Predicted 3D model of a 349-nucleotide part of an RNA (small-subunit ribosomal RNA, central domain) from an uncultured Rhodospirillaceae bacterium.
[in-house]
Context: one part of a larger RNA
RNA sequence: CUGGGCGUAAAGGGCGUGUAGGCGGACGUUCAAGUUAGGCGUGAAAGCCCCGGGCUCAACCUGGGAACUGCGCUUAAGACUGAUCGUCUUGGGUACCAGAGAGGAUAGUGGAAUUCCCAGUGUAGAGGUGAAAUUCGUAGAUAUUGGGAAGAACACCAGAGGCGAAGGCGGCUAUCUGGCUGGUUACCGACGCUGAGGCGCGAAAGCGUGGGGAGCAAACAGGAUUAGAUACCCUGGUAGUCCACGCUGUAAACGAUGUGUGCUAGCCGUCGGGGCCGUUGGGUUUCGGUGGCGUAAGCUAACGCGUUAAGCACACCGCCUGGGGAGUACGGCCGCAAGGUUGAAACUC
Numbered sequence: 001c002u003g004g005g006c007g008u009a010a011a012g013g014g015c016g017u018g019u020a021g022g023c024g025g026a027c028g029u030u031c032a033a034g035u036u037a038g039g040c041g042u043g044a045a046a047g048c049c050c051c052g053g054g055c056u057c058a059a060c061c062u063g064g065g066a067a068c069u070g071c072g073c074u075u076a077a078g079a080c081u082g083a084u085c086g087u088c089u090u091g092g093g094u095a096c097c098a099g100a101g102a103g104g105a106u107a108g109u110g111g112a113a114u115u116c117c118c119a120g121u122g123u124a125g126a127g128g129u130g131a132a133a134u135u136c137g138u139a140g141a142u143a144u145u146g147g148g149a150a151g152a153a154c155a156c157c158a159g160a161g162g163c164g165a166a167g168g169c170g171g172c173u174a175u176c177u178g179g180c181u182g183g184u185u186a187c188c189g190a191c192g193c194u195g196a197g198g199c200g201c202g203a204a205a206g207c208g209u210g211g212g213g214a215g216c217a218a219a220c221a222g223g224a225u226u227a228g229a230u231a232c233c234c235u236g237g238u239a240g241u242c243c244a245c246g247c248u249g250u251a252a253a254c255g256a257u258g259u260g261u262g263c264u265a266g267c268c269g270u271c272g273g274g275g276c277c278g279u280u281g282g283g284u285u286u287c288g289g290u291g292g293c294g295u296a297a298g299c300u301a302a303c304g305c306g307u308u309a310a311g312c313a314c315a316c317c318g319c320c321u322g323g324g325g326a327g328u329a330c331g332g333c334c335g336c337a338a339g340g341u342u343g344a345a346a347c348u349c
Base pairs, nucleotide, nucleotide: 003321004320005319006318007303008302012317014201015200016199017198021194022193023192025088026087027086028085030083031082033081034080035077036076037075038074039073040072041071042070049065050064051063052062053061054060091191092188093187094186095184096183097182098181099180103177104176105175106174107173108172109171110154114150115149116148117147118146119145120144121143125136126135162169163168206247207246208245209244210243211242215241216240220236221235222234223233258316259315260314261313262312263311266293267292268291269290270289271288272287273286274285275284276283277282298305299304322349323348324347331342332341333340334339
């Protein structure tokens, strides 16, 4: 370079935005860079190949031809790619009218529960377990009633439901704000797709500074269990979990399935909108999402996938190339650190 691949065998980047690049709708004009054809020049000789010749043959030597798949110039063609100019509306976008939503940010606010504090009633237990004990309690616990404080999370609604690019998002209210869907087909007129680098976002844990700390709870302590028990169970309990600002940049970041576009039977639910019919329920149809089934076809090693494809194709990116060594070492870059990222080899099977 080529090839074959990437749901589960090795392999889809955690997700987006977008630079370069790659690729790109319909009709026509012109150019002729790519492209195609002809001609000319060049492509040293030797060698290779073909036909001959010379050493008694061969090796070897030698004549001619072909070839040298290339490059340059030139003439021509004009389908396709490209460039140019013009036009178009189906891709894409805008406008207007509707609509749904735990999408995001900030501020406020509500009730239940929990723990603690104060007071009342009340008395000997409570708690916990397989059974116990550590533990709490006559300095009055547990239980119960009233009052108060604090922090965190939001039962029912709740759904195979919704929203978001992913991570993720769930009490209520207000303000600010992103995206999406349907309808009209009014406007722009290819403005598009993808995207190496770059930039941004990115669960949990962890780190820095300052707050906060009810419950839970790594570490830790004790009680049990056990042959032991650095565990599972129990009683406690600190970081942390929460907030603000800054860092970290990872994950079974999963649909283990990159993004976009077109095409290829259906059936049954569900969410949001529109049209038509109707009698309040309802029927039917259409667009967009989200699920189930499927011997339609097709694909797959099988499992399974199957209009939300893993089918049939195209465009672009990422990635794989036997197991271990190893996501290690070294170096670079990033980080306060923890570490992250890029990422081998010897050796061995």
It matches the Rfam family "Bacterial small subunit ribosomal RNA".